Notes:
This is a predicted structure of a 1393-nucleotide RNA (small-subunit ribosomal RNA) from an uncultured Rhodobacterales bacterium. It matches the Rfam family "Bacterial small subunit ribosomal RNA". Its family is annotated with structural constituent of ribosome and ribosome in the Gene Ontology. The RNAcentral record of the sequence draws on ENA, Greengenes and SILVA. The coordinates come from a structure-prediction model, not an experiment, and the mean pLDDT is 85.
């Protein structure tokens, strides 16, 4: 995508042509589908005397036409052949039609029966019967002979009749080849196979009988078992296939089931006939009657298929001599958008781009020239009117049809589906893991291009989508046209059987092959051409082409056959050597262990440590000597040997293969293998033997939360021999087997030969490795040993699971093995690579990460922060590092976001309209106030428009610390100041990706150097930048005082002065620059010098790509949702300060390196608006003294009381302070932080918030150490490589039991049907055999002959009886199996898991 005999939704204007029970071969109501002949014949009836009509004898046709497809896998069908046949009507031919006879139906009468139907007697006619005669031709024959016909009708014409030969037609019968799926059907058969000789038929023939042989079919698939009418075709595919067999046409079977024959040329008969079954139906109950798978039509059944129409006018059939009759064959018409085909639902012009709808960034955008309007047109429909062809004289159902004109007004005529990707085609709302969608993948959990609705756009159109089925794409069963080393797939190996394929050279030979001519290969269809309905679809005519079959007549290259020869293929025969090749049989010494003896003592033994064991009854150790059974150290290798499995001491004996090398000999003797046989590691199993070690089960001892286990100490089966089984392994190279051909280099093993330097090289030929080029491969790899180019055989695959499972066969003693399914189920499952990220993988590096110190936390008390708990609220908000002295740089009120009460409603606060001008302010009431009542009081500025500030009304709106940080911006933390992310160009790769960035060094650094299919460059690192150290230049006030002078208030206090300190501006200086050494050069690294400083000098700031949906809508800022007399606002008052607990961060001590008292110097920063001057200022440490190891002069919590301050106001809730008061703590368990130097540790000082309130935070200076071996290890990082079943990335993935729901499914006492089968009974109808006493018209020589009926057998349908055999349905328990967001126990597999 393309088809359909379809159906289903939704919608539906016309007409042509075509189809229209696919399912219950399921029962049928009704009416019609087969009748015609009077010129075959009697009788009766009516008669207009011309004829009509009737039922019956009689003839012809009811074997055609039509209808189903149940059945059957077959000579049914299809293709080609054949010979032993019949054929009514019909064509052609010969030749004939003379004589006779006897019955019978109608009829009449009489009966029976309800009815269908008959019974008995009597009459009668024929083209209805029977006889005799003729016999050119026919049949039959034993060749002597013997058999057998006819019908008339008519006035002529003319039509039969009979008997024969030939056609023509239709029909029987036989053969070759073709025709579905199972081997989990493998053996089938007794009329079976053939023969004689007999019956039989139209005809060959075991068709049938007797008899006699023992044969016939199957692996080229019998036989059973399922399934199916077959073909010409029809669909679909590039074709080759694949799939179907409606409609048309052929052929075949069937006619309620089953059996039957009868009549005829022709049936075992659809609308005949008999019998037997099941049904249905009348019935007087005796007994009858039916058969739609004919047209219509009805019920069921189903997703589903139609009118009980009209005509015999064509066309065809039957009968007739015709007229004619009869046809539900047919040829019309009715209903279905069921299909195909054609046509219309109007054309033009029309921009203010109306109007309304939808989005909108609010400007617009689209719908959309779309529609209005204006012009114009009339197919189709509708009304009239005329009106065929189908007919070759007459006839015409369709049919007043088709077609023609006239009218008529845009008028009556459009939908369905889809719009997330594959797929053309997007947006708004509503929904919110719901509600739905879905074909695959997947949408939907609050911004859904994926649901529903809108607009709008996209296909298609009287139809559009869905659903189903079949081809296609699918090379996804592969002939055309695939695979098998790792994705599925090489049998474990070998021997070989049928088959399948095979060297060279002659000759024949023509099966196959190839060409040619003939027959057929129906028609229709498909293709082509050319008519014909207005076109098409459809219809006519011609060709084509039907790819095959047969037959003939030739070609002979190939290939088969047959014939001869020939040696490369194979083999064979001499000689050589190599070798864990098998099979017995026989020795050998190590070494374990057991036993005897000797020495010897307390331990041994074994482990990560240990225990179980062994030991004083004397062990391990060690010495000697015995026994026994398995193994064969070293040589030993990528060696050897063998089909594989597999084979290792040494000697004999027996024996298989393989290599070399000679080239006699045979002369294609070859290959390869369905079955078929044989061999086959361990483990197992019999049956007898052995049994040192070692060792499943198994104890026992540890280990573990558990350990039915890894560790250890014991140990039995087994390992071992001999006989039999078993037949399976990652039986692997995951590579069948054999032949040829294609680049090399390197090493081994075995042999021959050649050189000579005599222990090397070299050529060849057979093994076995490594590397590697073409080629091939998805890569990975393979590469003369192929996984390369080819040939030949064989085996093997066809998603994953279910499953190497079940059933069943077949082998086995078992075990179990082989052979091998389905139902369910899932979108995967798998294989190379590749980037990450992990790993109780590996190598290097590093960091206060371990180490080495030094101090603390964790224990007390207090202080602050969280969880909990509590509460009317104890507002939120941060949550592992990276949340808890965090937002909080400061809740008594305020803050404040929270809780209770009280109030307000365009509002506390923005704009905009209208109105107004005192309510402001000030005094008194009343309230918790917020607010309100009274009085008093009567605004400003103006350019005069008007604005400020109020106040009042209106609505648009304000307002929200209300939710979303998982809708953002910002901003911020964290990995981490870690050394890393990256990109262009090129170049590998098929990609993804790599390279580059790897390697070798080297660095705080992806720092630099060197090397390299890299060569470049960006963000990061470094540096620039601030500030500390040193010098120097400038400038010297408020800063500083060497000199010089005053002063005496001794304070640089004054004058002077800027030299110092300094202060603050701008310069210097440090680059491995130097020197030495070490690095192969280098980059650099050690050392030294000089210098204030030395190898990034100290600190700071700078934070790469990017990560964790990290934090934050309670800062700000913003999209959505949500409140609007409240989730907005105000106002008191309380919470945020709670306390039974847990944690965190600290402060303050436990002392004497200390407490207290005294004395007491130098700071830095910083703040007070500016000020280096003034103040905050007091430094503490530090020295002197004292206490004497104690809950103490330690410690200072807690509680009582005075007082001070701040502030409207310390009651819940401040802070300081005197007095008393003196509580836990005596150095902190498990664990755990922090620091490498001006650091830790310790002292203290200031600030910012702030009215008060710090132990918290940011600064600041003063004293001032230890230690670092190192890189095993613990944390975290960098980079390289490795393995990987991880990619949410190891908090990963993932297994297996048990609960529990569901579903399919094996066993399964059993039951219950189908289908078959074998034995035996019964044996309707009914032809054949016998028999035929009873009956008998026709012929008769009068005796019969024949016929009937009657009986009798044999064979047989339906039925029973008893056993098998297979298939399906149920079916108590039951196995295991799959499936299923959130059970259970473990952790087995993926990193060395």
């Nucleotide at each position: 995508g393309a088809a359909c005999g379809a159906a289903c939704g939704c919608u539906g204007g016309c007409g042509g042509c075509a189809g229209g029970c696919u399912u219950a071969a399921u029962a049928c109501a009704u009416g019609c589908a087969a009748g015609u002949c009077g010129a075959a014949c009697g009788c009766c009836c009516c008669u207009u005397c011309g004829g009509g009509g009737g039922a019956g004898u009689g003839g012809c046709a009811g074997a055609c036409g039509g209808g189903u497809g149940a059945g059957u896998a077959a000579c049914g069908c299809g293709u080609g052949g054949g010979a032993a046949u019949c054929u009514g009507c019909c064509c052609a031919g010969u030749g004939g039609u003379g004589c006779g006879g006897a019955a019978u139906a109608a009829c009449g009468c009489a009966u029976g029966g309800a009815a269908a139907c008959g019974u008995g007697u009597g009459c009668u006619a024929a083209u209805a019967c029977c006889g005799c005669a003729u016999a050119a031709g026919c049949c039959c024959u034993u060749c002597g002979g013997g058999g057998g016909a006819a019908a008339g009708a008519u006035u002529u014409a003319u039509c039969g009749c009979c008997a024969u030969u030939g056609g023509a037609u239709g029909a029987g019968c036989c053969c070759g080849c073709g025709u579905c799926g199972g081997a989990u059907u493998a053996g089938c058969u007794a009329g079976u196979u053939g023969g004689u000789g007999g019956g039989g038929u139209a005809a060959a023939a075991g068709c049938c009988c007797a008899c006699c042989a023992a044969g016939g079919c199957g692996a080229c698939g019998a036989u059973c078992c399922g399934u199916a009418g077959c073909u010409g075709g029809u669909c679909u595919g590039a074709g080759a296939g694949g799939a179907u067999g409606a409609u048309c046409a052929g052929c075949c079977a069937c006619a309620c089931u089953g059996g039957g024959a009868c009549u005829g040329a022709g049936a075992c008969a659809c609308g005949g006939c008999c019998c037997a079954g099941a049904c249905u139906c009348c019935u007087a109950c005796g007994g009858g009657a039916g058969g739609c798978a004919g047209c219509a039509g009805u019920a069921g059944g189903g997703a589903a298929u139609c009118u009980u129409g009209g005509a015999c006018a064509a066309u065809g059939g039957g009968g007739g001599a015709a007229a004619c009759c009869c046809u539900g064959a047919u040829c019309c018409a009715g209903c279905c958008a069921u299909g195909c085909c054609g046509c219309g639902u109007g054309g033009a012009u029309g921009a203010u781009g109306a109007a309304g709808g939808c989005c909108u960034u609010a400007g617009g955008g689209u719908u959309g020239u779309a529609a209005a309007a204006u012009c114009c047109u009339u197919u189709c429909g509708c009304u009239a009117g005329g009106g065929a062809a189908g007919a070759u004289a007459a006839u015409g159902a369709c049919g007043g049809u088709a077609c023609c004109u006239a009218g008529u007004a845009a008028a009556g005529a459009a939908g369905c589906c889809c719009c997330g990707g594959c797929u053309a085609a997007u947006u708004u709302c509503g929904u919110g893991c719901c509600a739905g969608c879905a074909g695959c993948c997947g949408c939907g959990g609050u911004a859904a291009u994926a649901c529903g609705a809108a607009a709008g756009g996209g296909g298609c159109u009287a139809g559009c989508g869905u659903u189903g089925u079949u081809c296609g794409g699918a090379a996804u069963u592969a002939c055309u046209g695939g695979g098998c080393g790792u994705a599925g797939a090489g049998c474990g190996c070998g021997u070989g059987u049928a088959g399948g394929c095979g060297g060279a050279u002659c000759a024949g030979u023509c099966a196959g092959u190839c060409a040619g001519a003939g027959g057929u290969g129906a028609a229709a269809g498909c293709c082509c051409a050319g008519g014909g309905c207005u076109c098409a679809a459809c219809c006519c005519u011609g060709g084509a082409a039907u790819u095959g079959c047969c037959u003939u007549u030739g070609a002979u290259a190939c290939u088969u056959c047959u014939g001869a020869u020939c040696u490369u293929g194979a083999g064979u025969a001499u000689g050589g050597g190599a070798g864990a090749g098998g099979u017995g049989a026989g020795c050998g010494g190590a070494a374990u262990u057991c036993c005897g003896a000797g020495u010897g003592u307390a331990g041994a033994g074994g482990u990560g440590a240990a225990a179980u064991u062994c030991g004083u009854a004397g062990a391990u150790a060690u010495u000697c000597g015995g026994a026994g059974g398995a193994a064969c150290a070293u040589c030993a290798g990528a060696g050897g040997c063998g089909a594989a499995g597999g084979c290792g001491g040494c000697u004999c004996a027996c024996u298989g293969g393989a290599c070399c090398a000679u080239u006699a000999c045979u002369g294609a003797c070859g290959c390869u293998g369905a079955g078929a046989c044989g061999c086959g590691a361990a483990a197992g199993c019999g049956u007898g033997g052995g049994g040192a070690g070692c060792a499943a089960a198994c104890a026992g001892g540890a280990u573990u939360a558990g350990a039915u286990a890894c560790c250890c100490u014991g140990g039995u089966a087994g390992u071992c021999c001999a006989c039999g089984c078993c037949g399976u392994a990652a039986a692997c190279g995951a590579u069948g087997a054999g032949g040829g051909c294609u680049a090399g280099u390197u090493g081994u093993c075995g042999c021959u030969c050649g050189g000579c330097a005599u222990g090397c090289c070299g050529c060849g030929c057979g093994g076995u490795g490594a590397c590697g080029c073409a080629g091939c491969u998805a890569a990975c790899g393979c590469a003369u040993u192929a996984a390369g180019c080819c040939c030949u055989c064989c085996g093997c695959c066809u998603g994953g699971g279910g499953a190497g499972u079940a059933c069943g066969g077949c082998c086995g003693c078992a075990a179990g093995g082989u052979u091998a399914a389905a139902a369910c189920u899932c979108a995967a499952a798998g294989g190379a690579a590749u980037u990450g990220a992990c790993g109780g993988g590996g190598g290097c590096c590093c960091g206060c990460a371990c180490a080495a110190g030094c101090g603390g936390u964790g224990g007390a008390g207090c202080a602050u922060g969280u969880g909990g708990u509590u509460u009317a609220a104890u507002u939120c908000g941060a949550a592992g590092c990276a949340a808890c002295g965090c937002g909080c740089a400061g809740a008594a009120c305020c803050u404040u976001a929270c809780c209770u009460a009280c109030c307000c409603u365009u509002g506390a606060c923005g704009u905009c309209c209208u109105g107004u001008g005192u309510u402001a302010c000030c005094c008194a009431g009343a309230g918790a106030g917020a607010u309100u009542u009274g009085g008093g009081g009567u605004c400003c500025c103006u350019u005069c428009g008007g604005g400020g500030c109020g106040c009042a009304g209106u609505g648009a709106c304000a307002g929200g610390u209300g939710c979303u940080g998982c809708a953002u911006g910002g901003c911020u933390g964290u990995c981490g100041u870690c050394a890393g992310c990256u990109c262009g160009u090129g170049u590998c790769g098929u990609g993804a990706g790599a390279u580059g960035u790897u390697g070798g060094g080297u660095u705080a650094a992806g720092u630099c150097c060197c090397g390299c299919a890299a060569c470049g460059a960006g963000c990061g690192c470094a540096a620039c930048c601030c500030u500390c150290g040193c010098c120097c230049u400038u400038a010297g006030u408020u800063g500083c005082c060497a000199u010089c002078a005053c002063g005496u208030u001794u304070g640089g206090g004054u004058g002077g002065g800027c030299a110092c300190u300094c202060u603050a501006a701008g310069g210097g200086a440090a680059c491995u620059g130097c020197c030495g050494g070490u690095g192969g050069c280098a980059a650099g690294c050690c050392g030294g010098a000089g210098g204030a400083a030395g190898g990034u000098g100290g600190g700071g700031a700078u934070g790469a790509c990017g990560u964790c949906a990290a934090g934050u809508c309670c800062u700000c800022a913003u999209g959505g949702c949500c409140c609007u007399u409240a989730c907005g606002g105000g106002u008191a008052g309380g919470g945020c300060u709670a306390c039974a607990c847990a944690c965190g961060u600290g402060c303050u001590a436990c002392a004497a390196u200390g407490g207290c008292g005294g004395u007491g110097a130098c700071a830095g920063a910083g703040g007070g608006u500016g000020a280096a001057u003034c103040c905050c200022u007091a430094a503490a440490a530090a020295c002197c003294g004292u206490c004497u190891c104690a809950g103490u002069u330690c410690g200072g919590a807690u509680u009582g009381u005075g007082c001070u301050c701040u502030g409207c106001a310390a009651c819940u809730c401040g802070a300081g302070u005197g007095c008393a008061u003196g509580a836990a703590g005596u150095c902190g368990g498990a664990a755990u932080c922090g620091c490498u130097a001006g650091u830790a540790a310790u002292c203290g000082c200031g600030g910012a918030u702030c009215a008060g309130c710090a132990u918290g935070c940011c600064g600041c200076g003063g004293u001032g150490a230890a230690u670092a071996c190192g890189u095993u290890c613990c944390c975290g990082g960098g980079c390289c490589u490795u393995g990987u079943a991880c990619a949410c990335a190891c908090c990963g993935c993932c297994c297996g039991u048990c609960a529990c729901a569901c579903c399919a499914u094996g066993g399964g006492a059993g039951u219950u049907g189908g289908c078959u089968u074998u034995a035996c009974c019964c044996g309707a109808a009914g032809g054949c055999c016998g028999u035929g006493c009873g009956c008998u018209a026709a012929c008769u020589u009068a005796g019969g002959a024949g016929g009937c009926a009657g009986c009798g057998g044999a064979c047989c349908a339906c039925g029973g009886u008893a056993g098998g055999g297979u298939c399906a349905g149920c079916g108590a328990c039951u196995g295991g199996g799959g499936u299923g967001a959130a059970g259970u126990c473990g952790u087995a597999a993926c990193a060395a898991g």